[in-house]
A computed fold for a 208-nucleotide RNA from Paenibacillus prosopidis, annotated as FMN riboswitch aptamer (RFN element).

């Protein structure tokens, strides 16, 4: 490292200020907010590699020798570049996904009906076979209620203008959207929620 199984831990943000009213954080002006993956001409940051510039070093070479200079070499700094590697980070409104909500099956575990079967007593009966009442257990089926693990549905939003080879994403401009209940009409309050949750990051075993 890759499969794969367990365990921990984390895992949603946001009405300032004012207008109307008996009452609105719900209307009205106006304010603020954007889960998770991915993708992607984000932006940075490190190594590597090249290139240009500069400092220092002295083995050995030039330059006839020393001094000094230079070549080539090692090295260090600074600059740009890089179809290489890596590490960070980038979309509410592109892709796909989770939370609401809606199915229908499937599964537990209680509880209720209905009901084969066994059956303690008791009764009738010829004390025989058998019948009757009746206890406890109960198989299956239906039914409701709690929960589980998948599955299927449903769900909301972008234009324009530079910049480029190229924009769904980069820069500027404007737009728009945003479960369910509750309450004066809610993205933002209060509730289901110390819940689920995508999937985030660490551990431990097991395989090759």
């Nucleotide at each position: 490292g890759c499969u794969u199984u367990c365990c921990u831990u984390c895992g949603g943000g946001g009405u300032a200020g004012g207008g109307u009213g008996g009452a609105a954080u719900u209307c009205c002006c106006a304010a603020c907010c954007g889960g998770c993956g991915g993708u992607g001409a984000u932006c940075g940051g490190g190594a590597g590699c090249g290139c240009a510039g500069g400092g220092a070093g002295g083995a050995u070479c030039g330059g006839u020798u020393a001094a000094c200079c230079g070549g080539a070499c090692u090295u260090c700094c600074u600059g740009c570049g890089u179809u290489u590697c890596u590490c960070g980070u980038c979309a509410g409104u592109c892709c796909g996904u989770g939370a609401c909500c809606c199915g229908g099956g499937c599964u537990a575990a209680u509880u209720g009906a209905u009901c084969a079967g066994u059956u303690a007593u008791g009764g009738c009966a010829a004390u025989g076979a058998g019948c009757c009442a009746a206890u406890a257990c109960a198989a299956a089926u239906c039914a409701a209620u709690u929960g589980g693990a998948a599955c299927g549905g449903u769900g909301g939003a972008c234009c324009u203008g530079g910049u480029g080879u190229a924009a769904a994403u980069c820069c500027g401009g404007g737009a728009c959207c945003g479960a369910c209940a509750g309450u004066a009409u809610a993205g933002u309050c209060u509730g289901g929620a110390u819940g689920g949750g995508a999937g985030a990051a660490g551990g431990a075993g097991a395989u090759g």

Of the family's consensus pairs, 100% are formed in the model. NCBI's taxonomy places the organism under Bacteria, Bacillota, Bacilli, Caryophanales, Paenibacillus.